A computed fold for a 108-nucleotide RNA from Radiobacillus deserti, annotated as SAM riboswitch aptamer (S box leader). The sequence is in RNAcentral, with records from Rfam. The model forms 97% of the base pairs in the Rfam consensus. It matches the Rfam family "SAM riboswitch aptamer (S box leader)". Its family is annotated with regulation of gene expression in the Gene Ontology. NCBI's taxonomy places the organism under Bacteria, Bacillati, Bacillota, Caryophanales, Radiobacillus. The coordinates come from a structure-prediction model, not an experiment, and the mean pLDDT is 83.
[in-house]
């Protein structure tokens, strides 16, 4: 970096360094932010994707555990853009779906 599968409406912060911007990217919106975002260390913690036990209708499913391996701890993946329906006539408001994207596990 690319391919495949699953998930993405829950849940989880202190500190101490820094210091002007940040919420991927672009647009438009809406927030965060010198009362110190966001990064980074270190502590917590949370949640269970890969692990571990155990059960059973057994290549799954259910239930349990958190030592490792990762992820995560503002906002629905912050919203929305494309498609499609549905509602509503001054484009409004909902749904699914797709694409992008984040994270895992296998693969090449």
């Nucleotide at each position: 970096u690319u391919c495949u599968u699953a998930u993405c409406a829950a849940g989880a912060g202190a500190a101490g360094c820094u210091a002007a911007g940040g919420g991927a990217a672009c647009u438009g919106g809406c927030c965060c932010g010198u009362u110190g975002a966001c990064g980074c260390u270190u502590c917590a913690g949370c949640a269970a994707c890969c692990u571990c036990u155990g059960a059973c209708u057994a290549u799954g499913u259910c239930a349990g555990a958190a030592a490792g391996g990762u992820g995560c701890u503002a906002c629905c993946u912050c919203c929305a853009g494309c498609a499609a329906g549905a509602u509503u006539u001054u484009u409004u408001u909902c749904u699914u779906g797709a694409a992008a994207g984040a994270u895992a596990a296998g693969a090449g």